Record summary:
A computed fold for a 514-nucleotide part of an RNA from an anaerobic digester metagenome, annotated as small-subunit ribosomal RNA, 5' domain. The prediction has a mean pLDDT of 87. RNAcentral holds the full RNA, with entries from SILVA.
Context: one part of a larger RNA
RNA sequence: GGACGAACGCUGGCGGCGUGCUUAACACAUGCAAGUCGAACGGAGGAUGCGGGGAAGCUUGCUUUCCUGCAAACUUAGUGGCGGACGGGUGAGUAACGCGUGGAUAACCUGCCUGUAAGACUGGGAUAACACUGGGAAACCGGUGCUAAUACCGGAUAUACUGUAGAGUAGGCAUCUACUUUACAGGAAAAGAUUAACCUCUGCUUACAGAUGGAUCCGCGUCCCAUUAGCUAGCUGGUAGGGUAACGGCCUACCAGGGCGACGAUGGGUAGCCGGCCUGAGAGGGUGGUCGGCCACACUGGGACUGAGACACGGCCCAGACUCCUACGGGAGGCAGCAGUGGGGAAUCUUCCGCAAUGGGCGAAAGCCUGACGGAGCGACGCCGCGUGAGUGACGAAGGCCUUCGGGUCGUAAAGCUCUGUCUAGGGGGACGAUAAUGACGGUACCCCUAGAGGAAGCCCCGGCUAACUACGUGCCAGCAGCCGCGGUAACACGUAGGGGGCGAGCGUUGUCC
Numbered sequence: 001g002g003a004c005g006a007a008c009g010c011u012g013g014c015g016g017c018g019u020g021c022u023u024a025a026c027a028c029a030u031g032c033a034a035g036u037c038g039a040a041c042g043g044a045g046g047a048u049g050c051g052g053g054g055a056a057g058c059u060u061g062c063u064u065u066c067c068u069g070c071a072a073a074c075u076u077a078g079u080g081g082c083g084g085a086c087g088g089g090u091g092a093g094u095a096a097c098g099c100g101u102g103g104a105u106a107a108c109c110u111g112c113c114u115g116u117a118a119g120a121c122u123g124g125g126a127u128a129a130c131a132c133u134g135g136g137a138a139a140c141c142g143g144u145g146c147u148a149a150u151a152c153c154g155g156a157u158a159u160a161c162u163g164u165a166g167a168g169u170a171g172g173c174a175u176c177u178a179c180u181u182u183a184c185a186g187g188a189a190a191a192g193a194u195u196a197a198c199c200u201c202u203g204c205u206u207a208c209a210g211a212u213g214g215a216u217c218c219g220c221g222u223c224c225c226a227u228u229a230g231c232u233a234g235c236u237g238g239u240a241g242g243g244u245a246a247c248g249g250c251c252u253a254c255c256a257g258g259g260c261g262a263c264g265a266u267g268g269g270u271a272g273c274c275g276g277c278c279u280g281a282g283a284g285g286g287u288g289g290u291c292g293g294c295c296a297c298a299c300u301g302g303g304a305c306u307g308a309g310a311c312a313c314g315g316c317c318c319a320g321a322c323u324c325c326u327a328c329g330g331g332a333g334g335c336a337g338c339a340g341u342g343g344g345g346a347a348u349c350u351u352c353c354g355c356a357a358u359g360g361g362c363g364a365a366a367g368c369c370u371g372a373c374g375g376a377g378c379g380a381c382g383c384c385g386c387g388u389g390a391g392u393g394a395c396g397a398a399g400g401c402c403u404u405c406g407g408g409u410c411g412u413a414a415a416g417c418u419c420u421g422u423c424u425a426g427g428g429g430g431a432c433g434a435u436a437a438u439g440a441c442g443g444u445a446c447c448c449c450u451a452g453a454g455g456a457a458g459c460c461c462c463g464g465c466u467a468a469c470u471a472c473g474u475g476c477c478a479g480c481a482g483c484c485g486c487g488g489u490a491a492c493a494c495g496u497a498g499g500g501g502g503c504g505a506g507c508g509u510u511g512u513c514c
Base pairs, nucleotide, nucleotide: 001514002513003512004511006510007509008508009507010506013386014385015384016383017382018381019379020378021344026342027341028340030339031338032337035082036081037080040079041078043076044075045074048071049070050069051068052067053066054065055064056063057062058061089297090296091295098222099221100220101219102218103217104216105215108214109213113210114209115208116207117206118205119204121155122154123153124152130145131144132143133142134141135140161186162185163184164183165182166181167180168179169178170177171176191202192201193200223269224268225267230260231259232258235257236256237255238254239253240252241251242250272294273293274292275291276287277286278285279284299320300319301318302317303316322333323332324331325330350376352375353374354373358372359370360369361368362367389419390418391417392416399410400409401408402407423455424451425450426449427448428447429446433441458503459502460501461500462499463484464483465482469498470497471496472495473494479486480485
């Protein structure tokens, strides 16, 4: 000098764009943050309409009311499907194939989506809801009876596909790979909407291919300590088997006795990694907040279930700590989601508006949900822009300060005069973003009219480094200070005043990095 997620002191007019718990991965009141589909299914409720019957009134064919049947917009607890593995948060752990980069899979998986080919035949038994009923304070748990499906289970079909055994052709770096073929075995499916029906649409099953997403392996790179020198028993390799989507000591049995290490093993400390960011002429050094990619975690530890995908933040089970409810028998909970509270701290925001846009989930759609997101709010926290007026004005006014008492200086500065209208205040109009329609922002941005210099300047410094000097007070005191150093009676260095210098809605100080 530059930089900052900054903090502190003094000061503070406006706007735009950014940005805001770096500490306790401390504990959390309250609300919201993941649902959706009635065009999969049986119920329950049901405006309204139509029909039947009874009663009452009377304008004797209408009104009111009751019972009952049918249809039914609509609503939805349950079964079922898809989604809850995305999106959002945090950085605790991790020195590791975690990340970065380049490869490999002849060792792999992939819901939804796209393409191609083929198919969907025939049967069955349950169960929630519901009804009746029991237990419990509750959470919730049970009994009996009934019922449906795109829920569940058989059988059939299958030149697909899978497995075993065999034959052939082609290829390869090897275990082999691809294709053709034979035998045996295994092995699919679901309907719904519309229609009078067909058609059509949405789904369903199988296979192949694609796309997307993921998994695994390898080369190289990735902080400090040697005042850490030896480490290792599934530990190293083999055989066989199990397991997995898949290779593999991943696991098991048996056999062998290996494997790693001064090219730093093992141990300890610290740390999420990167694109980037800061600095620097570069080389390098520092750093990893916001945004983007990857990883890890979800009160702590462990475990699996479901599923295309999890060992699953707002799912389940067990254990632990903590908090809450209880009728003491037993239960409930997890903000490192958005706000917000307490606590810690030098320090970090609203319990806001909206799904209008973009994106996501479900749905045929209408639509519903979405604290993702779009916005507004708060904070000079940062960057950028604008303003706090312009011109004229000498008798160089008053006043302050200094003075050699002549004067000098603040100083065209002020006043006065002539103007302007950015910002501001009041009034009017009023978007783009989204159009066929739909706007939270927002009566915002922006435009027009009116008013009026009015409402808007401070902070640090002035001995040298370093730009800017005098007076008074003080008297090694009080104090200053980044370094050198100032202060003990004329202090340009302390304090105040006048003057001056620098920057300016900021200016200084502290901290950290180059």